Model confidence (mean pLDDT): 86 of 100. Small-subunit ribosomal RNA, central domain from an uncultured bacterium, 354 nucleotides, folded computationally. The full RNA is in RNAcentral, with records from ENA, Greengenes and SILVA.

[in-house]
Context: one part of a larger RNA
RNA sequence: CUGGGUGUAAAGGGAGCGUAGGCGGCCUGGCAAGCCUGAUGUGAAAUACCGGGGCCCAACCCCGGGGCUGCAUUGGGAACUGCCAGGCUGGAGUGCCGGAGAGGCAGGCGGAAUUCCUAGUGUAGCGGUGAAAUGCGUAGAUAUUAGGAGGAACACCAGUGGCGAAGGCGGCCUGCUGGACGGUGACUGACGCUGAGGCUCGAAAGCGUGGGGAGCAAACAGGAUUAGAUACCCUGGUAGUCCACGCCGUAAACGAUGAAUACUAGGUGUCGGGCGGGCAAAGCCCGGCCCGGUGCCGCAGCAAACGCAGUAAGUAUUCCACUGGGGGGAGUUCGUUCGCAAGAAUGGAAACUC
Numbered sequence: 001c002u003g004g005g006u007g008u009a010a011a012g013g014g015a016g017c018g019u020a021g022g023c024g025g026c027c028u029g030g031c032a033a034g035c036c037u038g039a040u041g042u043g044a045a046a047u048a049c050c051g052g053g054g055c056c057c058a059a060c061c062c063c064g065g066g067g068c069u070g071c072a073u074u075g076g077g078a079a080c081u082g083c084c085a086g087g088c089u090g091g092a093g094u095g096c097c098g099g100a101g102a103g104g105c106a107g108g109c110g111g112a113a114u115u116c117c118u119a120g121u122g123u124a125g126c127g128g129u130g131a132a133a134u135g136c137g138u139a140g141a142u143a144u145u146a147g148g149a150g151g152a153a154c155a156c157c158a159g160u161g162g163c164g165a166a167g168g169c170g171g172c173c174u175g176c177u178g179g180a181c182g183g184u185g186a187c188u189g190a191c192g193c194u195g196a197g198g199c200u201c202g203a204a205a206g207c208g209u210g211g212g213g214a215g216c217a218a219a220c221a222g223g224a225u226u227a228g229a230u231a232c233c234c235u236g237g238u239a240g241u242c243c244a245c246g247c248c249g250u251a252a253a254c255g256a257u258g259a260a261u262a263c264u265a266g267g268u269g270u271c272g273g274g275c276g277g278g279c280a281a282a283g284c285c286c287g288g289c290c291c292g293g294u295g296c297c298g299c300a301g302c303a304a305a306c307g308c309a310g311u312a313a314g315u316a317u318u319c320c321a322c323u324g325g326g327g328g329g330a331g332u333u334c335g336u337u338c339g340c341a342a343g344a345a346u347g348g349a350a351a352c353u354c
Stems, first nucleotide, its partner, number of pairs: 004323003007306002012320001014201004021194003025088007033081002035077008049065006091191001092188003095184004103177007110154001115149007125136002162169002206247006215241002220236004258319006266297010277285003301308002326354003334347005
């Protein structure tokens, strides 16, 4: 340098944006760097290869031949790559019309429920469990009625339903705002794809400062259980869970499946939009077609099998990332970078042991 792979065997980066780089649609003309072809020069000799010869043979030596796949100069070619110029609309983007959506941020509002406080009614229990006890209650609990306070989460709708790049997003209303999709085919004219570094986002837990604290609840305390019970069960309960700002940067961050494009039997459901048909119309129904999303089944093909199968794990192309040396020690020590710390990232051992 080449070859094989990455759903589950080792292996897809948590996700996006994007720099360099790599790769790149159709037509015409030109150039000739890559590319093809001719010529000339050079490519020393020896060695190696082929043919022949000399020492008895061989090693060794001698003669001849081809070659030395290369480089330089020069004549020519123009299909492909490249470069220059011109053009195109199918890729990509813009405009216009339209509806869908828990997409994001901010503000406001609402009811149910739990807890607590006050007052009324009312009396001996309540609570909890497999059974109990701790606990609460005659200083009047539990139950029930009325009023009040406060925090958090939004029942039904709700759906292999929707939206988002991923993490994720669910009461109602308003404002600001991102993206996708359908229709139209007006505009630009390859403006594209991927993306080492880089930058940004990134559940939960955790950290800093300040607030908040109803319920729940690591730690902790008590009661049980048990041989023990640092647990499972019960009664309590602090961080935390919530808000603002700033960190952290991880995960079974999963579809364990990188992104983009094209192509390759069918069947069935569902969401958004468009078109068409029937009934006089609203509306309902029908069957069908097109675009986009999301499920299930299934052929070819693929696969070690499981299974995947137009949302591919099929057939191809481009670009990135990653991947083995027995198990453990260990993703540890150590170096470097980041972090307030916890630790994270990257490279990544050894002794020892089976």